RNA sequence: GCAAAUGUAACUCAAUGGUAGAGUGUAAUCUUGCCAAGAUUGAAGUUGAGGGUUCGAAUCCCUUCUUUUGCU
Numbered sequence: 001g002c003a004a005a006u007g008u009a010a011c012u013c014a015a016u017g018g019u020a021g022a023g024u025g026u027a028a029u030c031u032u033g034c035c036a037a038g039a040u041u042g043a044a045g046u047u048g049a050g051g052g053u054u055c056g057a058a059u060c061c062c063u064u065c066u067u068u069u070g071c072u
Base pairs, nucleotide, nucleotide: 001071002070003069004068005067007065010024011023012022013021018055026042027041028040029039030038048064049063050062051061052060
């Protein structure tokens, strides 16, 4: 230099163009004589950034950035 992949909650990951979710973690409460374990409820998101298409975009298109891999 070229090509491909990756980016979504604190972490690991989902989500056919149609309400952004789960597990772990975290907060409160309950259960237990205590710890551990368990139960219930809640909070936490500019879907890397910017534009475009569309009635509607995490998803499709363009540009750009991060990380990883391959080729030279």
Molecule: transfer RNA
Organism: Minutocellus polymorphus